Record summary:
This is a predicted structure of a 1471-nucleotide RNA (small-subunit ribosomal RNA) from a metagenome.

RNA sequence: GAGUUUGAUCCUGGCUCAGCGCGAACGCUGGCGGCAUGGCUAAAACAUGCAAGUCGAACGCGAACGUCACUCCGGUGAUUAGUAGAGUGGCGAAAGGGCGAGUAAUGCGUUUCUAACGUGCCCCCAAGUAAGGGAUAGCAUCGAGAAAUCGUUGGUAAUACCUUAUAAUCUCCUAGCGUCGUAUGGCGUCUGGAGCAAAGAUUUAUUGCUUGGGGAGCGGGGAACGUCCUAUCAGAUUGUUGGUGGGGUAAUGGCCUACCAAGUCUAAGACGGGUAGCGGGUGUGAGAGCAUGACCCGCCGCAUCGGAACUGAGACACUGUCCGGACUCCUACGGGAGGCUGCAGUAACGAAUAUUCCACAAUGGACGAAAGUCUGAUGGAGCAAUGCCGCGUGUGGGAUGAAGCAUCUAGGUGUGUAAACCACUGUCAGGAGCUAGGAACACAAUGACCAGCUCCAAAGGAAGGGCCGGCUAACUUCGUGCCAGCAGCCGCGGUAAUACGAAGGGCCCGAGCGUUGCGCGGAAUCACUGGGCUUAAAGCGUGCGCAGGCGGAUAUGCAAGUACCUUGUGAAAUCCCAUGGCUCAACCAUGGAACUGCUUGGUAUACUGUGUAUCUUGAGGUCGGUAGGGGCCAUCGGAACGAUAGGUGGAGCGGUGAAAUGCGUAGAUAUCUAUCGGAACGCCUAAGGCGAAGGCAGAUGGCUGGGCCGAUUCUGACGCUCAUGCACGAAAGCGUGGGGAGCGAACGGGAUUAGAUACCCCGGUAGUCCACGCCCUAAACGAUGUGUACUAGAUUGCAGCUGCUCUGACGUAGUUGCGGUUGAAGCAAAAGUAUUAAGUACACCGCCUGGGGAGUACGGUCGCAAGGCUAAAACUCAAAGGAAUUGACGGGGGCUCACACAAGCGGUGGAGCAUGUGGCUUAAUUCGAAGCAACGCGAAGAACCUUAUCCUGGAUUUGACAUGCACGGAUUAUUGAUCUGAAAAGUGAUAGACACUGCUUGCAGUGGAACGUGCACAGGUGCUGCAUGGCUGUCGUCAGCUCGUGCUGUGAAGUGUCGGGUUAAGUCCCUUAACGAGCGAAACCCCUGCCGUUAGUUGCUAACACGUAAUGGUGAGGACUCUAGCGGGACUGCCGGUGUCAAACCGGAGGAAGGUGGGGAUGACGUCAAGUCCUCAUGGCCUUUAUGUCCAGGGCUGCACACGUGCUACAAUGCGGUAUACAAUGCGAAGCGAGACCGUAAGGUGGAGCAAAUCGCAAAAAGUACCGCCCAGUUCGGAUUGUGGUCUGCAACUCGACCACAUGAAGUUGGAAUCGCUAGUAAUCGCGUAUCAGCUAUGACGCGGUGAAUACGUUCCUGAGCCUUGUACGCGCCGCCCGUCAAGUCAUGGAAGCCGGUAGUGCCCGAAGUGGCCCUGUUUCAGGGGUCCCUACGGCAAGAUCGGUGACUGGGACUAAGUCGGAACAGGGUA
Repeated sequence: GAGUUUGAUCCUGGCUCAGCGCGAACGCUGGCGGCAUGGCUAAAACAUGCAAGUCGAACGCGAACGUCACUCCGGUGAUUAGUAGAGUGGCGAAAGGGCGAGUAAUGCGUUUCUAACGUGCCCCCAAGUAAGGGAUAGCAUCGAGAAAUCGUUGGUAAUACCUUAUAAUCUCCUAGCGUCGUAUGGCGUCUGGAGCAAAGAUUUAUUGCUUGGGGAGCGGGGAACGUCCUAUCAGAUUGUUGGUGGGGUAAUGGCCUACCAAGUCUAAGACGGGUAGCGGGUGUGAGAGCAUGACCCGCCGCAUCGGAACUGAGACACUGUCCGGACUCCUACGGGAGGCUGCAGUAACGAAUAUUCCACAAUGGACGAAAGUCUGAUGGAGCAAUGCCGCGUGUGGGAUGAAGCAUCUAGGUGUGUAAACCACUGUCAGGAGCUAGGAACACAAUGACCAGCUCCAAAGGAAGGGCCGGCUAACUUCGUGCCAGCAGCCGCGGUAAUACGAAGGGCCCGAGCGUUGCGCGGAAUCACUGGGCUUAAAGCGUGCGCAGGCGGAUAUGCAAGUACCUUGUGAAAUCCCAUGGCUCAACCAUGGAACUGCUUGGUAUACUGUGUAUCUUGAGGUCGGUAGGGGCCAUCGGAACGAUAGGUGGAGCGGUGAAAUGCGUAGAUAUCUAUCGGAACGCCUAAGGCGAAGGCAGAUGGCUGGGCCGAUUCUGACGCUCAUGCACGAAAGCGUGGGGAGCGAACGGGAUUAGAUACCCCGGUAGUCCACGCCCUAAACGAUGUGUACUAGAUUGCAGCUGCUCUGACGUAGUUGCGGUUGAAGCAAAAGUAUUAAGUACACCGCCUGGGGAGUACGGUCGCAAGGCUAAAACUCAAAGGAAUUGACGGGGGCUCACACAAGCGGUGGAGCAUGUGGCUUAAUUCGAAGCAACGCGAAGAACCUUAUCCUGGAUUUGACAUGCACGGAUUAUUGAUCUGAAAAGUGAUAGACACUGCUUGCAGUGGAACGUGCACAGGUGCUGCAUGGCUGUCGUCAGCUCGUGCUGUGAAGUGUCGGGUUAAGUCCCUUAACGAGCGAAACCCCUGCCGUUAGUUGCUAACACGUAAUGGUGAGGACUCUAGCGGGACUGCCGGUGUCAAACCGGAGGAAGGUGGGGAUGACGUCAAGUCCUCAUGGCCUUUAUGUCCAGGGCUGCACACGUGCUACAAUGCGGUAUACAAUGCGAAGCGAGACCGUAAGGUGGAGCAAAUCGCAAAAAGUACCGCCCAGUUCGGAUUGUGGUCUGCAACUCGACCACAUGAAGUUGGAAUCGCUAGUAAUCGCGUAUCAGCUAUGACGCGGUGAAUACGUUCCUGAGCCUUGUACGCGCCGCCCGUCAAGUCAUGGAAGCCGGUAGUGCCCGAAGUGGCCCUGUUUCAGGGGUCCCUACGGCAAGAUCGGUGACUGGGACUAAGUCGGAACAGGGUA
């Protein structure tokens, strides 16, 4: 820097990524070289070989094989050879090499001290090196033993050992002097005394030895400072702390010991627990830091585990000794041997780490005089891409671009100059040959290994890995279908996946590339540099206050901090710079710088510190005033309430949404009087007062704390904050004793409810009250620690003071303290805050570091208990959260509207039937539609057809239909007899077409279409309406939905569109940081209502005329009606009133019509993944002798049932009969069909007229007039059924309509509930049309006739609009979400116990060994024996602590669709 919480935004905050690194490991791949690196795990165990020897110039011994000679053949001699070899002795073995178990200080690092010390080998100086002695290994002999090894006897040497001598400037004692020092004291000199030494060898010059002094280098010891986590470790300690004497050491010291004293360490973290070798350095980082301590260097520690000493200059000793333990090996069972954390190597462990190599040539070490020997130190090689660095796998040319592969819009495009092909080069690897260099040691000799040069051949032997959704560079096709899989985070995958798998292409690195792990970074995410705490995590409930931190003014001293200069040091390597060496680089070398630190001396004195002196402004005191529910104790008071007693009174009271439980005739409630009791103190009362907070309220008195104001008063920094500590601390709760009116957890009852362990009601115990003692927590809140200073105002309350007015009141101006409101700058993520800061600063304290687990467990501590305080981890999630925005929602609010309610009229729900749906049934009952917005819907017409993956059966396969290609041949189109069949279809006698060419004129050939065969393909009412287009429904004809510019806000967004009026309307007006605009509303369009005009046929007929039984029938006419074109008319235009001089509203006039005249068409942005793949179109998928196509029959009409929509009714406002009047829309040629005739009728015969303002359908009905019926299952009602007919049609059985006669069911106005309608509407009456052969039409769509009632109003129900409010909702309340229970998985707490580890304590035992003592000891020494102290290992005992396990048990976390409820989010339905 990026990704990730949201619909979007800003912030907080975690998680994740990009970078660099590694002693790495794993996967895929792998050409060469250089330089490095390589058991991080089991400090677990080790076979085998090697890793420390050397010296004959310290010493005494001393072979053999072999060869030669001799021989008596037994052997002997010479040589090998003073060799090999062991032994005595010296030096070395304490170095080098390995590892990091232990160790938190006996360590390490830096600085410093040693006047408290040592030092073999090396260097320098001085002095010396005399005289003797006795042994002992080896060896020989004998013996024991399996072996290791040991013993007896004999004899031998030394630079081995011993005695004596000499000796100092050595050591000790002693007495002085000088000088120096921080103390003990050091150094020098000096008097006297005592003590101590030696080794020779080879040779003629060396070397060794002894004593003393000095040096160099190397060690021992001390001090200061620094050096991880943990307080859920707070007290630790008895040699402990100090002193004296003694011992011990090279040396100081409780290092050890005896005695004396009682100290010593600790919050600046003792003691305990955990972890760890430390440093130079290394990685990372801008730095500060953080992490780390492989390789190289320094220090420390260790050597199978534990203990111990010996030798030595040096060890308590890696490849020495002794003892004990574990383990391994040998054994003749009696005993012995061993120690790879050296180099290789084995096995084991593990993700994982190499050769049982070569050489002492170089460098270095030990020994030696030297030659030299030894050296797994070291130098090299081998193995490993483990890392860093370098090189190569070719170079140049080469197409409008091969092939293959991929893709495609089918044209092309990509791979791609890439390849082929042509020309060239020769690095590396390979082969052959030669040889500088590493080689330096007087000369000579000397190379384990590496390297250099020349020539040859040949493009030949040498490229992969990861990734391609975003972060993050890089995209397409196919496969798959929440499967398989991917994934670092977000997240991909449920049929069009750039995210899985493959391919093509691309991107990034390249002998490597990725993954995993770990560290740093990003992370300012522990914040010193460099964070925070009102609401995101975070101010302790409040005060007092020790330690600590910080601290007013002036002067002066010191110089600790501080600054500058300076001394020494800060090892080397590393890092950095320069130069140089390997062909470059890595690597290496030389020089410089650096090592930010510590230290020495000096200078400075502003600031801090410290000493001294002074000051008054901070702080406190004094004096005078003053307000107050500040605290404690006592006394008193009235109102209310309850109880008791009495009176009045007489049936209810009480309580609720409504009730009931309860009280009441034994007299309640109500009311009056009296008495008693306890608790709380109305009004005043408030933006008020007091207190540190909790908190404090009747009145009076007493005691008492604090504040404020004023003062020409006093002290003189006495201050601020405050870890631990101490005190106070609401309510509830606990203990003891009182008290108890009211209220009231628990509990009982009554209701409510599906339930109701609740909300409501009736009762009611603890408690509430008092005294004393505990508890110690609260949303103890201003969610805001305390103190000080500074930084605009305005206004207001309380308590004082001062000025003004002669005084007082009042007022006014000012000032101090306290309490509020508003507001600028600033701050803040915003909300907000703003002299009462959340501003600007300082001082001090407390607290935070993702959510959950969890304020939980364990431990500790406090408490009588309840519980409080302190306070984790495993595991789990990618968020959790704050503020604000926009929506949506609310059993939130306000305003407004709608047949939404109300007011009315008529229905549905009951009956019968019709129709649709569900269900059931069925071989099949095809499919779709599903709350409103499916259900007389698609379907404006299922007997066949329609009709379908509906069923049964039959048939067919280039197909019922389209196009193209190839081949065939004249078979063809057409006519199709016959037979089979239910049909489709099959079979096919017979006849036989069109065009053109040639011509032998009826033959031949060709062609189009057709046919056949075969390919492509057709076909699908198959799937997906959640892949789609189009169309449609719905909210809703609701008034809304947006944009540009500007402005406001960090931003999402807001403003405009809000507000005041008004409207049917975001309609218009006014105001206005908005000004304008668009889609909607309105208007424009159509019908209808009035008038005018134009035009009159099929329409009309007033006047004129003709005619008829009659009729506009005819002439004629355009007046009227009407028809259908064009116009007019209505605009709040006029008047009055109201209103903001507005918009508009109310009333009126005129008018056919009045405020949108009535009706229609017209449907904004969007919502419902709404409906439709079965209208049509269409992606993908599926099917292809079938899911296509054809056919017959059946089904879609099936019926215990349920629902929707209708029709007809139940009757008298009716029904029936007779007579009679008045419409409009429409339709008609395969049609409408008149008059006439036949039939009771349906209908039939017949056919005039009419493609229709002319003819027909066509009768309108309700109505009107008259008659009958008389309230009944009827002269209501017509279902059902029987019989006979008519019509349509190929065909009315399943399954048509109609007619006639007969039959005459239910039904007497319909429960809960529910629907429509505001005027030419409802209601009621008939008529027409589409579809259609016919019809199931009572449906749908239209037409006209008759023609009402009611609307006070907006409380309520439903829906909608605007504003506002809350929200944990945004898949948007059909939302979100909590807890128990049930299931699975995981980690964890408790637990009777069981098992193991760790560190100690007490006691027992007590090896080896040092030391002490005793005895013994050839003369001593040495030795031997015994004993004492200490003590390893081991044992016993009681505990502590850590871990594992544990029947059972507790909660926790997680897990698409389990159970019960409904706690939270809206007033969440009881805040």
It matches the Rfam family "Bacterial small subunit ribosomal RNA".
The sequence is in RNAcentral, with records from SILVA.
The prediction has a mean pLDDT of 83.